Predicted 3D model of a 329-nucleotide part of an RNA (large-subunit ribosomal RNA, domain IV) from a Bacteroidia bacterium.
[in-house]
Context: one part of a larger RNA
């Protein structure tokens, strides 16, 4: 000097990103216990008191009551909750990155959409077959949401899905008008020309399903949910009007938010002093309704702010024990 443990005057978070770490609390009995609440909880809330030994009485005993005694201290050691207030997120118990992340992530009960009538859909396999299921729509698969309460607005133009089948387009196939090659033959002195049938090559019209175009439906399908100008008897603002565009122009609720750039917005609270926190405001750069919206008791080794208690975290150090290191051997 380092590690582990112990003690510490006065102060008591001044430490620090942050009370990290440590300390406090702690058992049993009695008493007492708020807001809020889904009436179950919250709750061991919080807070307060008692606890040893001797003797007498009651009692079978456990135990209870009276009187007394000792210590600084009686749960005399060890083991053995610190508590409260407010907010965010997630309802909850659970699950997870074996070995840097335990969470607000996953799951979840609940709700919804969708497919599937049984040789079910779906999955697996080359097939047979198997799972689904020895089940049968109160079932099974897929997708989303995520207890509960109050709710869940508008848009089907785009993309997807479902339905439709009149018309357009459209493959193989069917079809085979025609074209070309070949040549028996014919013409020609010859060169060459014409050329039936057959064979071969090619091939027009016509016909030809789904799909696409088209016509409808569908958003708890993927998704989307405007701009400019003017206007009230101070000013300011605009219930109101005009105009352009759109499929429709964001409803309720919430809002500087896990979302707010400007921003430490402004006001209020808390502090002597507060970029954090809480309550408001609304100018929402860029919230918003099952990619759910807003609340919410209980719960959380969750995150944020504050307080009481407590302390070597600190002012600011000091001392002790054990171990390591160091020196000598």
């Nucleotide at each position: 000097u380092c590690g582990u443990g112990g003690u510490u005057a006065a102060g008591g978070a001044a430490c620090u990103c942050g009370g990290c770490a440590a300390a406090u609390u702690a058992a049993u009995c009695c008493u007492g216990u708020a807001a809020c609440u889904u009436c179950g909880g919250g709750a061991a809330a919080a807070g307060g008191g008692a606890u040893g030994c001797c003797u007498c009485c009651c009692g079978u005993a456990a135990g209870g009551g009276g009187g007394g005694c000792c210590g600084c201290a009686g749960a005399g050691a060890a083991a053995u909750g610190g508590c409260c207030c407010a907010g965010g997120c997630g309802a909850c118990u659970g699950u997870u990155u074996a070995g840097c992340a335990a969470a607000a992530a996953c799951a979840c009960a609940u709700g919804g959409c969708u497919a599937u009538g049984c040789u079910a859909a779906g999955u697996u396999g080359a097939a047979a077959g198997a799972c689904g299921a020895u089940g049968u729509a109160u079932a099974u698969g897929g997708c989303c949401u995520g207890a509960c309460a109050c709710c869940u607005g508008c848009c089907c133009g785009g993309u997807g899905c479902c339905g439709g089948a009149a018309g357009g387009u459209u493959a193989a196939g069917a079809g085979g008008g025609g074209a070309u090659g070949u040549u028996a033959g014919c013409c020609g002195c010859a060169a060459g020309g014409c050329g039936a049938a057959g064979c071969a090559u090619u091939g027009a019209a016509u016909u030809g399903a789904a799909g696409c175009c088209c016509c409808g439906g569908u958003a708890a399908a993927c998704g989307g949910c405007g701009g400019c100008c003017g206007u009230a008897a101070c000013u300011a603002u605009a219930a109101c009007g005009g105009u352009c565009c759109u499929a429709a122009g964001g409803u309720a609720g919430c809002g500087a938010a896990a979302u707010u750039c400007c921003u430490u917005g402004u006001c209020g609270g808390g502090u002597a002093a507060g970029u954090u926190c809480c309550g408001a405001c609304c100018u929402g750069c860029a919230c918003g309704a099952a990619u759910g919206g807003u609340g919410u008791a209980a719960c959380g080794a969750u995150c944020u702010g504050g307080g009481c208690a407590c302390u070597g975290u600190c002012u600011c150090g000091a001392c002790c024990a054990c171990g390591a290191g160091c020196u000598c051997g």

Notes
The organism belongs to Bacteroidia, within Bacteria. The RNAcentral record of the full RNA draws on ENA.